[in-house]
RNA sequence: GCAGAUGUAGUUCAUUGGUAGAACACCAGCUUCCCAAGCUGGGGAGGCGGGUUCGAUUCCCGUCAUCUGCU
Numbered sequence: 001g002c003a004g005a006u007g008u009a010g011u012u013c014a015u016u017g018g019u020a021g022a023a024c025a026c027c028a029g030c031u032u033c034c035c036a037a038g039c040u041g042g043g044g045a046g047g048c049g050g051g052u053u054c055g056a057u058u059c060c061c062g063u064c065a066u067c068u069g070c071u
Stems, first nucleotide, its partner, number of pairs: 001070007010024004018054001026042005047063005
């Protein structure tokens, strides 16, 4: 330099155009003499910028980061 893949919550992953979910973690409450465990509830996310569309995490373009291959 060229080609490809990936980017969603603090972490690991779902979600193939119509309210973005789960587990663990975090916070609060209950339980307990205390801790742990358990139970209930709660907050928090689409790498960035455009385009298409009534509507975009999803489709298109650019860009950034990481990874892989080729030279």

This is a predicted structure of a 71-nucleotide RNA (transfer RNA) from uncultured Mediterraneibacter sp. Its Rfam family is "tRNA". From the family's description: Transfer RNA (tRNA) molecules are approximately 80 nucleotides in length. Taxonomically the source falls in Mediterraneibacter (Bacteria, Bacillati, Bacillota, Lachnospiraceae).